[in-house]
RNA sequence: GGGCGCGUGGUGUAGCUUGGAUAUCACCGGGCCCUCCGGAGGCCCAGACUGGGGUUCGAAUCCCUGCGCGCCCG
Numbered sequence: 001g002g003g004c005g006c007g008u009g010g011u012g013u014a015g016c017u018u019g020g021a022u023a024u025c026a027c028c029g030g031g032c033c034c035u036c037c038g039g040a041g042g043c044c045c046a047g048a049c050u051g052g053g054g055u056u057c058g059a060a061u062c063c064c065u066g067c068g069c070g071c072c073c074g
Stems, first nucleotide, its partner, number of pairs: 001073007010027003020057001029045005050066005
């Protein structure tokens, strides 16, 4: 340099194929309940779509491009 794949909370992950309503779940964190106490159990809360542009009534999802990472080729 060329090709392919991937990028979603602090961490991991579903959703992408087939565009649609408040973006899923678990751990961690915060609060409350329970309890003699609590690290166990229950309930609640906060937190994310890699940047930009385009298409569309509507984009995490489709298109273009940048960036980062991985694999392969030279």
Transfer RNA from a marine sediment metagenome, 74 nucleotides, folded computationally. The sequence is in RNAcentral, with records from MGnify. Model confidence (mean pLDDT): 82 of 100. Rfam family: tRNA. It is annotated as a transfer RNA.